[in-house]
Molecule: small-subunit ribosomal RNA
Organism: metagenome
């Protein structure tokens, strides 16, 4: 410091990387130090302990045991004035726990207290005399289960009570009055207490300023309330309390109410400012089962005290009692979750005591827990072209990996053995035989967790197959997953590592530092104006803000720096800094504030002008529509894309005249004017508002903005009353349509108009708040004024004010804005903070209603959105092209047949292709063949290597069998070598290989198709843009063409186009055999001689280039016409197919990764199937006839093929064909007869002399074989079909149409395919429309790109929320009731030791009773809140269904 994610860039949102944690969970776990450890149920608690102590305040006072005596009972001594109790004193208000309550009786900080208190402690002064009456313990009796209680009797004190003394204390009317004590210890000296007063220290009470949460969907609250007087009360001020008097007090700077919450030093984070937190440690507060209350005391309204009420638990003899772990341990419960019922008072501290000492779960230690921080270890060095294992592999190797083994070394930590502290400088050590030190032995006892697609460091294999799973985000997984699971390897951290939760950060996504509001979220509809905020200029004063300096305070700890101690660190100690704050003093006076006094430029006034649809009211005018009356006139009118409803013979429409009524004001009219906005338009009058210009006379800052508030506010709507011509929601018809509750049409009611009153919203828009100042220009227009032209300027120049356009700088994400700012600044107001839910719900408020204003949450998504870019698309536009349409010719679709496909069938009808379909297949009877049935084989049908073994192999024959196969027989080796042996060929056996037309064309190569022979597709450099990208390639012309020319921030280049290639059309030269034959000879015949002129063949050339002329065009490119020419503007045809698209096709041509299979998915054989057949479709053939059919005669091609062959003449057969075989390896021979055509004859419009299907019989040929299942022939048979619905195909010239010929494939099989020639047309006005394509432009919510995207209702599932008759809780207010305990007041006839009194009695006290206050409880009512509720409402999400809508002019913007 950034990164990922909508997309190509920007904004926004979400997420991540960091740090932290009182944590928890998962896996793992060696050691030590220092810390930390119920965040939940302030839930309930068994058991033990946590506050006692003092005999030097006091009275009493055991026992066991031991010793002694006694026979024993028992007694004595000791134990011991001990234990255990009691009276009394001090302590128990500290220490320890917890955070429920509390938003202020709290806390922090700073002041004040002359309005106060203070036990114990310190200092100082004074005093301490003399009496009295009780009471517990104890004892006797009684009650009770117990707890405990009652009555009688005895007794002491530093317990209690008088008296004396009395100031420097207290009170005071200043005369005076009031108030005290206690002793103990010691032989004693003395000491320690006590009383009183003053001071101190430390502690506390009270008051004030300032500071720190949320909600206005809480706006008004308050009767002791605010103040005063008097009294009471308190340590003390005070409505703290009471009586009386007054009517105040608080609140938009947020009272009251509600919710939440102990507060702080500090802790975490952050650059800081901030934000979050308040565990441990420290300070303060509050609480102690819940609520209330007082007592004692220096202090409590008292955690381990008391009383009462309540809930709960326990005991009980049922009568009554006991209890309070939010002390330390511990238990149950809750929970994701938090420790031992430990040791010791040795240290530090506390209480008591004169002390010894006692007590102390404070504390010091130990235990448990990786909960956190810090430190250490789990070994070190050497060790291979690198073991084994494992993983990967292109099979060569690579990785783990110097890692291990092995060699040498070391011993931290741990283990064992021994010594042994500091903490205590005298004694006393829980810790602890601990820390630490020494020794022994041995690498020995000690490594895991997470991750590896990107973010984010780290890659492969196997398994799985949108499954199982992963996931913070984007997302991964549908058979080759670096994303799942396992493994190998790697990366990170390490006794831990990950996950989850939470906080800050990143986030400038709350913006003080430091954001925005035209279009992304966001300017209030507009004005007036209150509070508030801000405010021109000179001088003087003041000192609140501001600045400087100083004093006090800001506890310690924490933090930073420096240093010290633990081996280091964490930790800890010392010093310094910091603690940014608050308060006081002194000073300064620029700025702000305040006070005073001036100024004129801001603002206003005055005077004089012109402009104006500014407002309100009243009156008035003409055109038009409609209606009514009358006339003329006749059959239609009207309306639409086309129609119909409607009107009209009862006379419409049309036309003329007259009348009625309502509404709106054509032309003028102008991005002209006026108004705050909404808005305002015939003309006239009355009343009235504002702005502008000129003058510079007057006032002297009077100003700007404006939360609340008030007013205005289009249209629609509402209330009441009028009015109603036209128009027109609703509505009724007619059309359109699949439907049509729409669009269109005929009618038509509210409304639209007026008056009065509501409503208060709009895309109320410039989507741009108001005000002020500053900042280059150009050009219109409206108003006013001045100047100039000889003058009276609409016109020219200048100034001011308004209103437009274009543009500089600047700004902006871009678009754009640009003196009328969205520029540069200032002031004030309003508003925004992801999309949806939702401007919804609830609440409040306004409204007659409709509804308005205010305005959430749950839940859900990773986007939503803005501007711009490139494509694609449009029932957008422009230009252009194509057999695209049109104009023509001929077909298909109907029939029969052939062929292919689908479907069906089948044991199988092998497979692929679907924009396919006479396609792969240039040819399925066997073979092919991949399919089915059956029979066989398993190193296999073929090939290679090695080893063993046998032998030639082959050929022929026999047997079994359907064959494969098995078996038998006949025949039978070769080469080298003297030999042993070796080699060649071959059968069998074994090993290593094999084989697969099995799957995946969505793992691939190669090849191919299509858009499309369409004219396009790109690059380098430069320039422009934040960027995607643009420019070039657009524009003006032109072309078949991004073809060429011109222009241009572009200049060049590449792949395509064209050309180069083949063929065809003309011709020259060369060459003439097998070709040809003009001249010449000859023949039946170019047959032969001869010739090479011609045809022809085939090689090299020529020729065409807009070259020439005219016209047009821009003097260009090019176009039109013409000449010449065989051919004229790419001459015709072919080959040639840019970047790319379709995951197009092909694993069954071939090649190939992966998977599968191996006595089978391989291979051999026989038979069958691919040829099936209710049906549907495509492509063809033959026809339906007379432009024809049949029969006879007859003319004229090109190209191609032939030795496995083509096969002539001749003979046979009706024919297919057979016999036979000349010639030909081909310009020589053969296939070979071309056919349509021409000509002669017959047929005469008929299911025919058309058509030939189908079927029967007999044959021919090929082949091992023709049944399934070939072709052909002959005779016989003679079906459908008489020109084909909707629809649809091809073709622009040697083309369509028509006619035949040849070839490949084959043993045979062709209506298919590929070629060849013969005959040989018609038409094209033209580009509106259909289809496809190209360029430019425009819109877009599209980018798997219109076969796109996408909204709502309904139906289904699920989810959160609202309403709801109600129901159940919680909390609070008000009113009434109630009234325990207790203080206080009254009473007190009962009762009573101290004082007075001889006594009677008195004084004083007290039980009881009564009153005030008052907790729980009760009744009624109200508010808030939570849960639940039949039913109901909308919202979100989801696979798929229905129907219409939006996005392009989205087909009605």
């Nucleotide at each position: 410091a950034g990164a990922g994610u909508u997309u190509g860039a920007u904004c926004c949102g979400c997420u991540c990387a960091g740090a932290a944690u009182c944590a928890a969970c998962g896996c793992u776990g060696g050691c030590g130090g220092c810390g930390u450890g119920c965040c939940u149920a302030a839930c309930a608690c068994a058991u033990g302990c946590a506050a006692g102590u003092c005999g030097a305040a006091c009275g009493a006072g055991a026992a066991a045991g031991u010793g002694g005596a006694g026979u024993a009972a028992u007694c004595c001594a000791u134990g011991a004035g001990u234990a255990a109790a009691g009276u009394g004193g001090c302590g128990c208000a500290c220490g320890g726990g917890u955070g429920a309550g509390u938003a202020a009786u709290a806390c922090g900080u700073g002041a004040c207290u002359a309005a106060c208190c203070u036990a114990c402690c310190c200092u100082u002064g004074a005093g301490u005399g003399g009496g009295g009456g009780a009471u517990a313990a104890c004892u006797u009796c009684g009650g009770g289960a117990a707890a405990c209680c009652g009555a009688g009797g005895c007794u002491a004190a530093u317990a209690c009570c008088g008296c004396a003394u009395a100031a420097u204390a207290c009170c005071u009317u200043c005369g005076g009055g009031u108030u005290a004590a206690a002793g103990g210890a010691g032989u004693a000296a003395u000491u320690u207490g006590c009383u009183u007063a003053a001071g101190g220290a430390g502690g506390g009470g009270g008051u004030c300023g300032c500071g720190g949460c949320u909600g206005a969907u809480u706006a008004g609250c308050u009767a002791g309330u605010u103040g005063g007087u008097a009294g009471g009360g308190u340590a003390a001020u005070g409505g703290c309390c009471u009586a009386c008097c007054a009517a105040g007090g608080c609140a938009a700077u947020g009272a009251u109410c509600a919710g939440u919450a102990u507060c702080c030093g500090g802790c975490c984070u952050g650059a800081g400012a901030g934000g979050g937190c308040g565990c441990a440690c420290g300070g303060a507060c509050a609480c102690a089962c819940u609520g209330g209350a007082a007592c004692u005391g220096a202090a409590a309204u008292a955690c381990g005290g008391u009383c009462c009420a309540g809930a709960c638990u326990c005991c009980u003899a049922c009568g009554g009692g006991a209890g309070g772990c939010a002390g330390c341990a511990g238990u149950g419960g809750g929970g994701a979750a938090u420790u031992u019922u430990g040791c010791a008072c040795a240290a530090u501290g506390g209480g008591g005591g004169a002390a010894a000492c006692c007590c102390u779960g404070a504390u010091g230690c130990a235990g448990c827990a990786a909960c956190g921080c810090c430190g250490c270890g789990u070994g070190g060095a050497g060790g291979a072209u690198g073991a084994a294992g494992u993983c990967c592999c292109u099979u060569g190797g690579g990785a783990u990996g110097u890692a291990a083994a092995c060699u040498c070394c070391u011993u931290u930590c741990g283990a064992c053995c021994g010594g042994g502290a500091c903490g205590a400088u005298a004694a006393u050590g829980a810790u602890g035989g601990u820390a630490c030190c020494g020794g022994u032995g041995g690498a020995a006892g000690a490594a895991g967790c997470c991750c590896c697609g990107g973010u984010u460091a780290a890659c492969u294999c196997u398994g799985u197959g949108u499954c199982a799973g992963c996931a913070g985000u984007u997302g991964c997984u549908g058979u080759a997953a670096u994303a799942c699971a396992g493994a190998g390897g790697g990366g990170g951290c390490a006794a831990g590592c990950g996950u989850u939760g939470u906080u800050c950060g990143g986030a400038a996504u709350u913006a003080u530092u430091g954001g925005g509001c035209g279009u992304a979220a966001a300017g209030g509809g507009u004005g007036c104006g209150u509070a508030g905020g801000c405010g021109g200029u000179g001088c003087g004063g003041u000192a609140a803000g501001u600045c400087u300096u100083u004093u006090g305070u800001g506890a310690a700890a924490u933090c930073u720096c420096c240093g010290g101690g633990u081996u280091u660190a964490a930790c800890u100690c010392g010093g310094a800094g910091u603690c940014u704050g608050c308060a006081g003093g002194a000073g300064a006076a620029a700025c702000u504030g305040c006070c005073g006094u001036g100024c004129u430029u801001g603002a206003g006034u005055a005077u004089g002008g012109g402009a104006u649809a500014g407002g309100u009211g009243a009156g008035u005018g003409g055109a038009a529509u409609u209606c009514c009356u009358g006339g003329u006139g006749u059959a239609g009118c009207g309306g639409u894309g086309a129609a119909a409803u409607g009107c009209g013979u009862a006379g419409a429409u049309a036309u003329c005249a007259g009348g009625a009524g309502g509404a709106a004001c054509a032309c003028c009219u102008g991005c002209g004017g006026c108004g705050a906005a909404a808005g305002c338009g015939g003309c006239u009058c009355a009343c009235u508002g504002g702005a502008c210009c000129a003058u510079a006379a007057c006032u002297g800052a009077c100003g700007c903005u404006g939360a609340g508030g008030c007013a205005c506010g289009a249209a629609a709507g509402c209330u009441a009353g009028g009015g109603g011509a036209g128009u027109a929601a609703a509505u009724a018809g007619g059309a359109u349509u699949a439907g049509a509750u729409a669009u269109u049409u005929u009618g038509g009611u509210a409304g639209u108009c007026c008056u009065a009153g509501c409503c208060c919203u709009a895309a109320a828009c410039g989507a741009u708040g108001a005000u002020u100042g500053c900042u280059u220009g150009g050009u219109g227009u409206a108003g006013c004024a001045g100047g100039u032209a000889u003058u009276u300027a609409a016109u020219c120049c200048u100034g001011c004010u308004g209103u437009g356009c274009c543009g500089u700088a600047g700004c902006u994400a871009a678009u754009g804005c640009g003196u009328u700012a969205a520029g540069c600044a200032a002031u004030c107001c309003g508003c925004c903070u992801g999309g949806g839910g939702a401007g919804u719900a609830c609440g409040g408020u306004c409204g007659c209603a409709a509804g308005g204003c205010u305005g959430a949450a749950a839940c859900u998504c990773a986007a939503a959105g803005g501007a711009a870019u490139u494509g694609a698309c449009g029932g957008g536009g422009g230009c252009c092209c194509g057999c695209a349409c049109a104009a023509g010719c001929g077909g298909u679709g109907g029939a029969g047949c052939a062929u292919g496909u689908g479907g069906u069938u089948c044991a199988a009808u092998u497979c692929g292709a679907c924009g396919a379909c006479g396609c792969g297949a240039a040819g399925a009877a066997u073979u092919u063949u991949a399919c089915c049935u059956g029979g066989g084989c398993u190193c296999g049908a073929a090939g290679c290597g090695c080893a063993g073994u046998g032998g030639a192999c082959a050929a022929c024959g026999g047997u079994a069998g359907a064959a494969a196969u098995a078996u038998c027989g006949u025949c039978u080796u070769c080469c080298c070598g003297u030999a042993a042996g070796g080699g060649a060929c071959u059968g069998c056996u074994g090993c290593g290989u094999a084989g697969g037309u099995g799957c995946u064309g969505u793992a691939u190569g190669g090849c191919u198709g299509u858009c499309g022979u369409c004219a396009g597709c790109u690059c380098g450099u430069g320039u422009c843009g934040u960027g995607a990208g643009a420019u070039g390639u657009u524009g003006g012309g032109u072309u078949a063409a991004g073809u060429c020319c011109c222009g241009c921030a572009a200049c060049g280049a590449g792949c395509g186009u064209a050309a180069c290639c083949c063929u065809u059309a003309u011709u020259g030269c060369c060459a003439g055999u097998u070709g040809c034959c003009a001249u010449u000879a000859u023949u039946a015949a170019g047959u032969u001689g001869g010739g090479u002129a011609c045809u022809c063949u085939g090689g090299c050339g020529a020729a065409a280039c807009u070259g020439c002329c005219c016209c047009g065009g821009a003097u260009a490119a090019c176009g039109g016409g013409g000449a010449g020419g065989a051919a004229g503007g790419u001459g015709g045809g072919g080959a040639u197919g840019a970047c790319g698209u379709c995951a197009a096709g092909u694993c069954c041509u071939c090649a190939u990764g992966g998977c599968c299979u191996u006595u089978a998915u391989g291979u051999c054989c026989a038979g069958g199937g691919c040829u099936a057949c209710a049906c549907a479709c495509g492509u063809g053939c033959u026809a339906c006839a007379a432009u024809g059919g049949c029969a006879g005669a007859u003319a004229u091609a090109a190209a191609c093929c032939g030795u496995u062959g083509c096969a002539a003449g001749c003979c046979c057969g009706u024919a297919a064909g057979g016999g036979g075989g000349a010639g030909c390896u081909a310009a020589u021979c053969g296939g070979a007869g071309a056919a349509a055509g021409u000509u002669u004859g017959c047929c005469u419009c008929a299911g025919u002399u058309u058509g030939g299907a189908u079927u029967g019989u007999a044959g021919u040929c090929u082949g091992u074989a023709a049944u399934u299942u070939g072709a052909c022939u002959a005779c016989a048979u003679g079906a459908a079909g008489c020109u084909g619905g909707a629809a649809u195909c091809g073709c622009u010239a040697g083309u369509a149409a028509u006619c035949g010929c040849a070839g490949a494939u084959u043993a045979g099989u062709a209506u298919g395919c590929u070629g060849c020639g013969g005959u040989g047309a018609a038409u094209a006005c033209g580009u509106u429309c259909c289809c496809g394509g190209g360029c430019c432009u425009u819109g877009u919510a599209u980018a798997u790109a219109c076969c796109g995207c996408c909204c709502g209702u309904c139906a289904c599932a699920u989810u959160a929320c609202g309403a709801a008759a109600g129901u159940g809780g919680g909390c609070u207010g008000u009113a009434c009731u109630a009234g325990a305990a207790g203080u206080u007041g009254g009473u007190g006839a009962g009762u009573u030791a101290a004082c007075c009194g001889u006594a009677a009695g008195g004084g004083g006290g007290u039980a009881g009773c009564c009153g005030c206050c008052c907790a729980a409880g009760g009744u009624a009512u109200a508010a808030c809140u939570c849960a639940u509720g039949a039913u109901u409402g909308g919202g979100g999400u989801g696979a798929a269904g229905u129907u219409g809508a939006a996005u392009a002019a989205g087909g009605u913007a």